[in-house]
RNA sequence: UAGCUCUUGUCGCCAAAUCGCCGGUCGCGUCCGGUGAACGGAGGAACCAAAUUUGGGGUGUGUUUUGCUCAUGCGCAAAAGGGACAUCUUUCAGUCCUAACCCGACAGCUAACUUCGUAGGCAGUGAAAGGGACAGGU
Repeated sequence: UAGCUCUUGUCGCCAAAUCGCCGGUCGCGUCCGGUGAACGGAGGAACCAAAUUUGGGGUGUGUUUUGCUCAUGCGCAAAAGGGACAUCUUUCAGUCCUAACCCGACAGCUAACUUCGUAGGCAGUGAAAGGGACAGGU
RNA backbone atom coordinates (compact mmCIF):
# COMPACT_ATOMS: atom_id res chain seq x y z
C1' U A 1 0.00 0.00 0.00
C1' A A 2 -3.70 -3.61 -1.34
C1' G A 3 -7.14 -7.53 -0.13
C1' C A 4 -10.15 -10.34 3.40
C1' U A 5 -12.75 -11.07 8.23
C1' C A 6 -14.93 -8.77 12.47
C1' U A 7 -16.79 -4.31 14.58
C1' U A 8 -18.68 1.11 15.48
C1' G A 9 -21.09 5.27 13.41
C1' U A 10 -23.60 7.80 9.45
C1' C A 11 -26.94 7.82 4.99
C1' G A 12 -33.73 13.45 5.37
C1' C A 13 -39.19 12.77 2.79
C1' C A 14 -43.08 13.03 -1.60
C1' A A 15 -42.32 13.87 -6.80
C1' A A 16 -39.39 12.71 -13.28
C1' A A 17 -38.06 17.29 -11.23
C1' U A 18 -30.88 16.00 -10.79
C1' C A 19 -25.73 16.78 -12.49
C1' G A 20 -22.05 19.14 -15.67
C1' C A 21 -20.20 22.91 -19.30
C1' C A 22 -20.32 27.95 -21.68
C1' G A 23 -21.85 33.07 -21.49
C1' G A 24 -24.04 37.62 -18.95
C1' U A 25 -23.13 40.26 -13.74
C1' C A 26 -16.00 43.43 -11.50
C1' G A 27 -15.32 38.42 -8.46
C1' C A 28 -18.22 34.57 -5.54
C1' G A 29 -23.27 33.47 -4.77
C1' U A 30 -28.16 34.32 -6.56
C1' C A 31 -30.59 35.17 -11.02
C1' C A 32 -30.99 34.98 -16.54
C1' G A 33 -29.84 32.63 -21.35
C1' G A 34 -27.80 28.53 -24.07
C1' U A 35 -25.98 23.54 -24.34
C1' G A 36 -24.99 18.26 -22.98
C1' A A 37 -25.98 13.97 -19.95
C1' A A 38 -29.49 11.57 -16.83
C1' C A 39 -34.52 10.90 -15.39
C1' G A 40 -39.81 11.53 -16.76
C1' G A 41 -44.06 12.53 -20.25
C1' A A 42 -46.74 13.30 -25.09
C1' G A 43 -47.55 12.68 -30.38
C1' G A 44 -46.47 9.16 -34.22
C1' A A 45 -46.55 3.12 -39.15
C1' A A 46 -47.20 -1.93 -40.27
C1' C A 47 -49.62 -5.98 -37.67
C1' C A 48 -53.25 -6.49 -34.09
C1' A A 49 -57.20 -4.16 -31.65
C1' A A 50 -61.35 -0.84 -31.36
C1' A A 51 -66.17 2.32 -32.00
C1' U A 52 -67.15 8.24 -32.30
C1' U A 53 -73.36 13.74 -27.05
C1' U A 54 -74.14 8.89 -22.98
C1' G A 55 -68.56 13.36 -26.12
C1' G A 56 -63.62 11.78 -25.85
C1' G A 57 -58.63 12.07 -23.99
C1' G A 58 -53.89 13.26 -20.94
C1' U A 59 -50.39 13.99 -16.36
C1' G A 60 -50.89 11.80 -11.53
C1' U A 61 -51.28 6.34 -6.51
C1' G A 62 -55.37 9.43 -6.21
C1' U A 63 -60.15 4.68 -8.61
C1' U A 64 -64.70 1.58 -7.94
C1' U A 65 -69.15 0.02 -5.17
C1' U A 66 -73.11 0.77 -1.57
C1' G A 67 -76.03 3.92 1.53
C1' C A 68 -77.84 8.95 3.30
C1' U A 69 -78.91 13.93 1.49
C1' C A 70 -80.20 15.90 -3.14
C1' A A 71 -83.72 18.29 -9.15
C1' U A 72 -78.54 17.10 -10.71
C1' G A 73 -74.18 18.12 -8.43
C1' C A 74 -71.68 19.15 -3.99
C1' G A 75 -71.41 16.99 0.79
C1' C A 76 -71.39 12.87 4.58
C1' A A 77 -70.57 7.58 6.01
C1' A A 78 -68.87 2.65 5.07
C1' A A 79 -66.38 -1.03 2.13
C1' A A 80 -63.07 -2.73 -1.64
C1' G A 81 -58.82 -1.38 -4.46
C1' G A 82 -54.42 1.82 -4.70
C1' G A 83 -50.38 4.94 -2.50
C1' A A 84 -46.83 7.18 1.39
C1' C A 85 -44.09 6.95 6.12
C1' A A 86 -36.14 9.21 6.69
C1' U A 87 -30.03 4.48 2.64
C1' C A 88 -32.31 -0.15 -0.45
C1' U A 89 -35.57 -4.82 -0.48
C1' U A 90 -38.98 -8.10 2.09
C1' U A 91 -42.25 -9.27 6.34
C1' C A 92 -45.18 -7.69 10.67
C1' A A 93 -47.52 -3.83 13.45
C1' G A 94 -49.09 1.29 13.56
C1' U A 95 -50.38 6.15 11.40
C1' C A 96 -51.92 8.95 7.25
C1' C A 97 -53.57 10.09 1.92
C1' U A 98 -56.95 8.56 -1.94
C1' A A 99 -55.91 15.17 -4.58
C1' A A 100 -55.10 18.74 -8.09
C1' C A 101 -54.58 20.27 -12.97
C1' C A 102 -54.67 20.11 -18.41
C1' C A 103 -56.29 19.39 -23.94
C1' G A 104 -60.50 21.45 -26.59
C1' A A 105 -63.97 17.81 -30.95
C1' C A 106 -59.14 15.39 -31.04
C1' A A 107 -55.03 11.40 -30.13
C1' G A 108 -55.71 2.78 -29.22
C1' C A 109 -51.04 0.00 -29.70
C1' U A 110 -46.93 1.92 -32.38
C1' A A 111 -40.43 1.06 -35.25
C1' A A 112 -38.14 5.25 -37.45
C1' C A 113 -39.07 10.13 -36.28
C1' U A 114 -41.10 14.69 -33.83
C1' U A 115 -41.79 17.16 -29.24
C1' C A 116 -42.26 18.76 -23.96
C1' G A 117 -40.75 18.91 -18.47
C1' U A 118 -36.73 18.98 -14.60
C1' A A 119 -41.67 22.40 -10.72
C1' G A 120 -43.68 22.65 -6.16
C1' G A 121 -44.38 21.14 -1.19
C1' C A 122 -42.65 19.27 3.56
C1' A A 123 -40.23 17.12 8.22
C1' G A 124 -39.27 13.51 12.36
C1' U A 125 -43.19 5.74 12.87
C1' G A 126 -41.24 1.28 15.06
C1' A A 127 -39.39 -4.06 15.04
C1' A A 128 -37.02 -8.42 12.49
C1' A A 129 -34.05 -10.42 8.42
C1' G A 130 -30.86 -9.62 4.31
C1' G A 131 -28.01 -6.20 0.92
C1' G A 132 -25.26 -1.26 -0.69
C1' A A 133 -22.19 3.36 -0.05
C1' C A 134 -18.99 6.54 3.02
C1' A A 135 -15.79 7.32 7.41
C1' G A 136 -13.11 5.09 11.51
C1' G A 137 -11.12 0.94 14.42
C1' U A 138 -9.25 -4.37 15.24
A computed fold for a 138-nucleotide RNA from an Anaerolineae bacterium, annotated as c-di-AMP riboswitch aptamer (ydaO/yuaA leader). It matches the Rfam family "c-di-AMP riboswitch aptamer (ydaO/yuaA leader)". Gene Ontology terms of the family: cyclic-di-AMP binding and regulation of gene expression. The model forms 92% of the base pairs in the Rfam consensus. The sequence was found by an Rfam model in a public genome assembly.